[in-house]
């Protein structure tokens, strides 16, 4: 220097390819249940989708740039 993957609630993460309302799990918080507590059930809050441009009616999702982390190569 160049070439590949990866970055998303407090933690793990799907969703990207084929653009149109952001998924699920633990956590959290309220009830419900118990003599209480865990365990179970029901409801809720929570995420400029890493950072900038571009495109498009519209971007997490496409093009470009760069930033951090990983492996390759010379």
């Nucleotide at each position: 220097g160049c070439c590949c993957c990866g970055a998303u609630g407090g933690c793990u993460u799907a969703g990207c390819c084929u653009g149109g309302u952001a998924u699920a799990g633990c956590a959290c918080u309220u009830g419900c249940u118990u003599g209480g507590u865990a365990a179970g059930c029901a409801a809720g809050a929570g995420a400029u989708c890493c950072c900038g441009a571009g495109u498009u009616c519209a971007a997490a999702u496409c093009u470009c740039g760069g930033u951090c982390g990983g492996g390759g190569c010379u």
Molecule: transfer RNA
Organism: Nanobdellota archaeon